[in-house]
């Protein structure tokens, strides 16, 4: 030089002129309950005004109504190698294990098939209490003179089928083979060592016994009420507080309702559900300073804790945040736009910038 | 904004994880004097990409694209 692996930032910059929203202040009109409030209309002032993803709504909170008497149990949903963070989490950190890559380094839904039930298609001789087509060995008939044909046994190493075929390489061993029987490898237990554990090392023991699928059912373990800001609260206008059709209940030791059960509690002379109808389409609050972000210092291997400082930190409601000129920029600017908010995933991006590594080459 | 639900030849269905059916349609050929019916033969599909698994329209994830509901009052 080339070629790769991984984190981090930026994602037009200045200015002039014309516009929006938001907040503040000021004049001028109007209204009302008049030392004041409440609107509208100019003007002014602002170190106020999108993003890393503001998106997808996929998780997990906050908040807010609404439901909840309390143990068990059950159902339904989730998540699922260990430990750590964290408000929480299917999210991040750091380790194990398993797979790729010479390597930097990635990639895993990664618990349990010896609790039980299901499935395993086509080929194939069998496919989960295994089986035996060609070949193989060895009796017996029967034909026969050879590389035959039928029956019995033995065996499962060879051939072939399949994603998968009941350990596998060699070696002994047989009539021919087989963990029969042995080294070595795997697997299954496993003293004792390390590790908080997941795991990882292992002397010895055993001939080998349980194939795959839980992103089928399911077991185990831990977690989980339910709607969602168009949530709720208030104020103000305006109409028909009307009509159906279901369920209960409508005569009192009954009868309903809490998922079930025991304990217990509460409710009943009209309640409740769902449509049809019937105004309105106003205004406040909720709302934005947040488990938020920047910066220094200490702790952790990190995720991240903890202290001390610091910024006049967007808030709409037909929805603002954008037009145009000029200079610049080796780049002519991509994806895309706030709507209760706040962790994280996903996904989408034109193009630049820095830092660390890891192979190969070459030169010293 | 919040929130359900569904994607299978043009069109409207169907498929216990095992060769994606069958109607209409449309092509070509027969028949007819032409068309229409009839009759034969044919053509076309699992929205896209990942993963589980031997195998996926099924199952799980992940994105696109269609619907659908949901103001407030009494």
């Nucleotide at each position: 030089g080339c070629g790769g692996a991984g984190g981090g930032c930026c994602g037009g910059a200045c200015g002039g002129c014309c516009g929006c929203c938001u907040g503040c202040a000021a004049u001028u009109c109007g209204c009302c309950c008049u030392u004041g409030g409440c609107g509208a209309a100019u003007c002014g002032c602002a170190c106020g005004g999108a993003g890393g993803a503001a998106a997808g709504u996929c998780c997990g909170g906050a908040c807010u109504c609404c439901a909840c008497a309390a143990g068990g149990c059950a159902a339904c949903g989730g998540u699922g190698c260990c430990g750590g963070g964290u408000a929480a989490c299917g999210c991040c950190c750091g380790g194990c294990c398993g797979g790729g890559g010479c390597a930097a380094c990635c990639c895993g839904a990664g618990g349990g098939a010896a609790a039980g039930c299901g499935c395993c298609a086509c080929a194939g001789a069998a496919a989960a209490c295994a089986g035996a087509c060609c070949a193989c060995u060895u009796c017996g008939a029967c034909a026969u003179c050879u590389g035959g044909u039928c029956g019995g046994a033995g065996a499962a190493a060879g051939g072939g089928u399949g994603a998968a075929a009941c350990g596998g390489u060699g070696g002994g061993g047989u009539a021919a083979g087989a963990g029969c029987c042995c080294a070595c490898c795997g697997c299954g237990g496993g003293a004792c060592g390390g590790g908080c554990a997941a795991c990882c090392g292992g002397a010895c023991c055993g001939g080998c016994a349980u194939g795959g699928c839980a992103a089928g059912c399911c077991c185990c373990a831990c977690c989980g009420g339910g709607a969602g800001c168009a949530a709720u609260g208030c104020c103000g206008a305006a109409u028909a507080g009307g009509g159906a059709u279901c369920g209960c209940a409508c005569c009192c030791u009954g009868g309903g309702c809490c998922g079930c059960c025991u304990u217990g509690g509460c409710c009943c002379c009209g309640c409740g559900a769902u449509c049809c109808g019937g105004g309105u389409u106003g205004g406040c609050a909720g709302c934005u300073a947040a488990a938020g972000c920047c910066c220094g210092c200490g702790g952790g291997c990190a995720a991240c804790c903890g202290c001390g400082g610091g910024a006049c930190a967007a808030g709409a409601u037909g929805a603002a945040u954008g037009g145009u000129c000029g200079u610049c920029c080796u780049u002519c600017g991509a994806c895309a736009g706030a709507a209760u908010c706040c962790g994280g995933c996903u996904u989408a991006c034109a193009g630049g910038c820095c830092c660390u590594c890891c192979g190969c080459g070459c030169g010293u | 904004g919040c929130g359900g639900g569904c994607g299978u030849u043009g069109u409207g269905u169907a498929a216990u994880g095992g060769u994606a059916a069958g109607a209409c349609c449309c092509u070509u050929g027969c028949c007819u004097u032409c068309c229409a019916a009839g009759c034969a033969a044919g053509a076309g599909a699992u929205g896209c990409g990942g993963g589980u698994u031997c195998g996926a329209u099924u199952c799980c994830c992940g994105c696109c694209g269609c619907c659908c509901g949901c103001u407030c009052c009494a």
Predicted 3D model of RNase P RNA and transfer RNA as a complex of 438 nucleotides.
The prediction has a mean pLDDT of 76.
Rfam match: Bacterial RNase P class A. From the family's description: Ribonuclease P (RNase P) is a ubiquitous endoribonuclease, found in archaea, bacteria and eukarya as well as chloroplasts and mitochondria. Rfam classes the family as a ribozyme.